[in-house]
RNA sequence: CGGCGGCCGUCGCCUAAUCGCCUUGGCGAGCCGGGGAACCAUCGUUACUCGGGGUGCAUCCGCGACAGCGGUAGGGAUCUUCCGUCCCGAACCCGUCAGCUAACCCGGUCGGCGGCUGACGGAAGGACUG
Numbered sequence: 001c002g003g004c005g006g007c008c009g010u011c012g013c014c015u016a017a018u019c020g021c022c023u024u025g026g027c028g029a030g031c032c033g034g035g036g037a038a039c040c041a042u043c044g045u046u047a048c049u050c051g052g053g054g055u056g057c058a059u060c061c062g063c064g065a066c067a068g069c070g071g072u073a074g075g076g077a078u079c080u081u082c083c084g085u086c087c088c089g090a091a092c093c094c095g096u097c098a099g100c101u102a103a104c105c106c107g108g109u110c111g112g113c114g115g116c117u118g119a120c121g122g123a124a125g126g127a128c129u130g
Stems, first nucleotide, its partner, number of pairs: 010115005018029005030109006040099001051097001052094004060071004074088004079125006
C1' cells in the first nucleotide's frame, strides 16, 4: 500500500416495527393488525371438506418426474413522479369459526440491507447550500 473478515460508532433504505421511563424486565406513548352491534350488505331450505379465514407486496395461470420450471397480479431499486433495466414474487398463524362494524376486547412493534462495486440509466419537477 492492497485484499478479506469481525466489532463499535455514525448517516441512511425496506418494513406497522419507532420513542420515552425505570427496578433490564417490564410499563407507557406513537404506529400497525385482528376480533366484535345497529344500519347496510349477503341470504329459498338442508347438506357438502381438496373446509374456511388472517398477517404480509408475496397472488393466480401453464407445464411437471410433484422436487421444481416458465410466466404473472403485486412489491423494491436511497428527494418525488414517469420510462427503461434489474431484483423479489417468501414464510407463518387461527383451528371448522370470522362480511361491514360504535362501545369494548386481543395481539404485534420483528427482521433484512446500504454508504468503491445496483445509492442503476434517462426525462421532468422539487428541496437544500453557496